RNA sequence: CGAGUCGGCCAGACAACCGCCGCCGUCGCAAGACGGGGGAGGAAAGUCCGGGCUCCAUCGGGCGAAGUGCCAGGUAACGCCUGGGAGGCGCGAGCCUACGGAAAGUGCCACAGAGAACGAACCGCCUAAGCGCCGCAAGGCGCCGGUAAGGGUGAAAAGGUGCGGUAAGAGCGCACCGCGUCGCUGGCAACAGCGACGGCACGGAAAACCCCACUUGGAGCAAGGCCAAAUAGGGAAGGACGCCGCAAGGCGACACGCGGCCCGCGUGCCUUCCGGGUAGGCUGCUUGAGCGUGCCGGCGACGGUACGCCUAGAGGAAUGGUUGUCCACGACAGAACCCGGCUUAACGGCCGACUCAUUUU
Numbered sequence: 001c002g003a004g005u006c007g008g009c010c011a012g013a014c015a016a017c018c019g020c021c022g023c024c025g026u027c028g029c030a031a032g033a034c035g036g037g038g039g040a041g042g043a044a045a046g047u048c049c050g051g052g053c054u055c056c057a058u059c060g061g062g063c064g065a066a067g068u069g070c071c072a073g074g075u076a077a078c079g080c081c082u083g084g085g086a087g088g089c090g091c092g093a094g095c096c097u098a099c100g101g102a103a104a105g106u107g108c109c110a111c112a113g114a115g116a117a118c119g120a121a122c123c124g125c126c127u128a129a130g131c132g133c134c135g136c137a138a139g140g141c142g143c144c145g146g147u148a149a150g151g152g153u154g155a156a157a158a159g160g161u162g163c164g165g166u167a168a169g170a171g172c173g174c175a176c177c178g179c180g181u182c183g184c185u186g187g188c189a190a191c192a193g194c195g196a197c198g199g200c201a202c203g204g205a206a207a208a209c210c211c212c213a214c215u216u217g218g219a220g221c222a223a224g225g226c227c228a229a230a231u232a233g234g235g236a237a238g239g240a241c242g243c244c245g246c247a248a249g250g251c252g253a254c255a256c257g258c259g260g261c262c263c264g265c266g267u268g269c270c271u272u273c274c275g276g277g278u279a280g281g282c283u284g285c286u287u288g289a290g291c292g293u294g295c296c297g298g299c300g301a302c303g304g305u306a307c308g309c310c311u312a313g314a315g316g317a318a319u320g321g322u323u324g325u326c327c328a329c330g331a332c333a334g335a336a337c338c339c340g341g342c343u344u345a346a347c348g349g350c351c352g353a354c355u356c357a358u359u360u361u
Stems, first nucleotide, its partner, number of pairs: 002356009012326007020039002023036005041332001045343002048341005053220004065216005070084005085099001086097004100211002105209002108204002122151002124147003130143005159177006178200001179198008224283004234274006241252004254268005290309008327330001
């Protein structure tokens, strides 16, 4: 100097003026005025996962359903994070992985191919043994067969390579590798290493059903709580026409409804109070698993401790506009109960650690 890997940070800057939403102070009965100070993000997003908080349900347990799935740790919790193991990719720094079980059971493996699984002869190879025919014989032909070494099909073909062996072959025998079982060693563990034995049994796929282990009650701030008009409806008390009765009450009259009329049944007007609920208002509402710095423990995620800080809180919903100067000319994008994650979007710039290549010293 070039190409890359990992981690962290910033998110146009400054000034003036005019606005908007909260907070504090002074003045004011109030409305408000004046002054001071605060006012979006690294993702505020998608609403995917986990929790706090609230209401409802709930003894415990089972079935079902959904989710998660190597091991250990962190955490309030997680499907997140950290460290490790195994497998894969990269020369490397480093990156990626739904990574339990296929000898519990059921099902599946398209096309091609002889065969896709209670182990397969299409081509090819062989003719040692047995039988038949021909031949004096050597031998030839046929039958019965043998064979997974070679070819071919396929994503996948019945452990791989080599030597021996054989009629040709074959774990048939042997060595190494792989696999399985057992043991020992290291490790908390996942797992790794070593040794012995077994001639090989167990094709793939669980992102097919399924089995195993663990986790999970539901709904969400339009949750929930408080205050509380008008109208209508509910309840209580008192009052209201005539007669009877001590009273409770009864009878009658009037009006309305049951289509009209009669009987019958039901209801009734006024005043005051009570409670529920609607409109409306207040609250929940931002001090919190909070942030910064130092020290301690830990490889780390993280934990502990001391000091310091307060950093939006609306409710049709504020965070904007104009002008000036400068530059590298400015991306994605706007809080709505809060927090921890994941994912997605994104103009550019800065810092640190590291890798590879070339050249020079």

Record summary
Bacterial RNase P class A from a Nevskiaceae bacterium, 361 nucleotides, folded computationally. Model confidence (mean pLDDT): 77 of 100. It matches the Rfam family "Bacterial RNase P class A". About the family: Ribonuclease P (RNase P) is a ubiquitous endoribonuclease, found in archaea, bacteria and eukarya as well as chloroplasts and mitochondria. By type it is a ribozyme. Its family is annotated with tRNA processing, ribonuclease P activity and dimeric ribonuclease P complex in the Gene Ontology. It was read from a public genome assembly, where an Rfam model found it. NCBI's taxonomy places the organism under Bacteria, Pseudomonadati, Gammaproteobacteria, Nevskiales, Nevskiaceae.